[in-house]
Context: one part of a larger RNA
RNA sequence: UGACGGGGGCUCACACAAGCGGUGGAGCAUGUUGCUUAAUUCGAGGCAACGCGAAGAACCUUACCUGGGUUUGACAUGGUCGGAUUAACCCCUUGAAAGAGGGGCCACGCCCGCAAGGGUGGAACGAUCACAGGUGCUGCAUGGCUGUCGUCAGCUCGUGCUGUGAAGUGUCGGGUUAAGUCCUCUAACGAGCGCAACCCCUAUCGUUAGUUGCUCACGGGUCAAGCCGAGUACUCUAGCGAGACUGCCGGUGUCAAACCGGAGGAAGGCGGGGAUGACGUCAAGUCCUCAUGGCCCUUACAUCCAGGGUUGCAAACGUGCUACAAUGGCGCGCACAAAGCGACGCGAGGCCGCGAGGCGGAGCAAAUCGCAAAAAACGCGCCCCAGUUCGGAUUGCAGGCUGCAAUUCGCCUGCAUGAAGUCGGAAUCGCUAGUAAUCGGAGAUCAGCUACGCUCCGGUGAAUAAGUUCCUGAGCCUUGCACA
Numbered sequence: 001u002g003a004c005g006g007g008g009g010c011u012c013a014c015a016c017a018a019g020c021g022g023u024g025g026a027g028c029a030u031g032u033u034g035c036u037u038a039a040u041u042c043g044a045g046g047c048a049a050c051g052c053g054a055a056g057a058a059c060c061u062u063a064c065c066u067g068g069g070u071u072u073g074a075c076a077u078g079g080u081c082g083g084a085u086u087a088a089c090c091c092c093u094u095g096a097a098a099g100a101g102g103g104g105c106c107a108c109g110c111c112c113g114c115a116a117g118g119g120u121g122g123a124a125c126g127a128u129c130a131c132a133g134g135u136g137c138u139g140c141a142u143g144g145c146u147g148u149c150g151u152c153a154g155c156u157c158g159u160g161c162u163g164u165g166a167a168g169u170g171u172c173g174g175g176u177u178a179a180g181u182c183c184u185c186u187a188a189c190g191a192g193c194g195c196a197a198c199c200c201c202u203a204u205c206g207u208u209a210g211u212u213g214c215u216c217a218c219g220g221g222u223c224a225a226g227c228c229g230a231g232u233a234c235u236c237u238a239g240c241g242a243g244a245c246u247g248c249c250g251g252u253g254u255c256a257a258a259c260c261g262g263a264g265g266a267a268g269g270c271g272g273g274g275a276u277g278a279c280g281u282c283a284a285g286u287c288c289u290c291a292u293g294g295c296c297c298u299u300a301c302a303u304c305c306a307g308g309g310u311u312g313c314a315a316a317c318g319u320g321c322u323a324c325a326a327u328g329g330c331g332c333g334c335a336c337a338a339a340g341c342g343a344c345g346c347g348a349g350g351c352c353g354c355g356a357g358g359c360g361g362a363g364c365a366a367a368u369c370g371c372a373a374a375a376a377a378c379g380c381g382c383c384c385c386a387g388u389u390c391g392g393a394u395u396g397c398a399g400g401c402u403g404c405a406a407u408u409c410g411c412c413u414g415c416a417u418g419a420a421g422u423c424g425g426a427a428u429c430g431c432u433a434g435u436a437a438u439c440g441g442a443g444a445u446c447a448g449c450u451a452c453g454c455u456c457c458g459g460u461g462a463a464u465a466a467g468u469u470c471c472u473g474a475g476c477c478u479u480g481c482a483c484a
Base pairs, nucleotide, nucleotide: 001484002483004480005479007478008477009476010475011474012473013472015468016467019431020430021429022428023427026322027321028320029319030318031317032316033315034313035312042053043052064308065307066306067305068304069303070302073131077130078129079128080127081126082125089104090103091102092101093100094099108121109120110119111118112117133297134296136295137294138293142291143290144286145285146284147282149280154193155192156191157190158189159188160169161168162167173184174183175182199274200273201272202271204242205241206240207239208238209237210236213232214231215230218229219228220227245268248262249261250260251259252258324424328383329382330381331380332379333378340371341370342369345364346363350359351358352357390421395416396415397414398413399412400411401410437460438459439458440457441456442455443454
């Protein structure tokens, strides 16, 4: 100087408390361990691995296994030689394919030449040599990227001063703040990286613009409808601007910083959310994104193909979904979103089918057309507390869709079947407001999908706390120390 303490002081955080909803029990989905296996590819391992890499494992992917092939190679560059055949294309044999064997066909530039033909060169092909190739090892050789402490308020430097020195001071003290934020004091005075602000979204208003959006007024028109003329008021869209600054008032406070209350205001003291992650820590993670040192393989640890596997199942754990019902289930009726996506695409109206879906194809590179129905909600009716009109696992049959192909191993529909489950032990998680809870919508990946995952979007919309004794983690000061 740090680290540590079942030392102290101050302070903070859904850390606890107060509350709401879960997990742990059930079924299923998914990841992991274990076991099994020819293989069940590899990585990730307390928090910070375990719906993680994977934002799509039937083939492909694929790295694994079995079997069948290839050896200058699936891919790159260069050298030498060959010859005008080849390659491409077409056909045949063999084969599961890859491949192997055979046949057919035909070039181009330049020079010489009347022509026949001859010479030569590049691409391509064949042979050969350098080399290619490796998701092989080492993340404890590395770059890059990432997680974490933590959006915690810290981490440092220059000069000066103090100390023999390591070092200290500044950065401490008193206030204050979300903040090393600001004020004050001061052997310190300044500065840098962080904090904050500058950026984006959102909440109010103005202005510009007015189609594909909108419809106040006027006219036409319909069963109805901005449907049409028309208009650019309003909504909206999207560019520019205004607005919030403790600016104003009162009080407290060191005539400070600031705090408390109030006015006005759409918004008030950081208005809400996002992006943004200091010096560093964990030899944290990744050599399987990529790059890369070293080591290793080179008729194989490379490469091609077919099939299988990554989906196996006594068991254990994590994360989820669906439930156990009446604040509910079912039937009928009937409203109201936002954000996205669409040409190898979205696909309307219509017709067929109980349905999944099929036929068909209007319109739309989309504020124009489509996906599209939002769902919970609301109204009416049935059920009457039961393993049920709860719950939907499992299984049988019949179908649909994608795709070369759904057996291993896809999703969906209909009929039938109707399991466990009556609110879950010890324990444990999330959340402070448009949040939790609950309800649906969209997207990426993608032929299809095992999505109940992930990332966004809106609808309905609470309870409780305003405290810091305790548990956990963190910051500052201080103290002890046999640790570095």
Predicted 3D model of a 484-nucleotide part of an RNA (small-subunit ribosomal RNA, 3' major domain) from an uncultured bacterium.
RNAcentral holds the full RNA, with entries from ENA and SILVA.
Rfam family: Bacterial small subunit ribosomal RNA.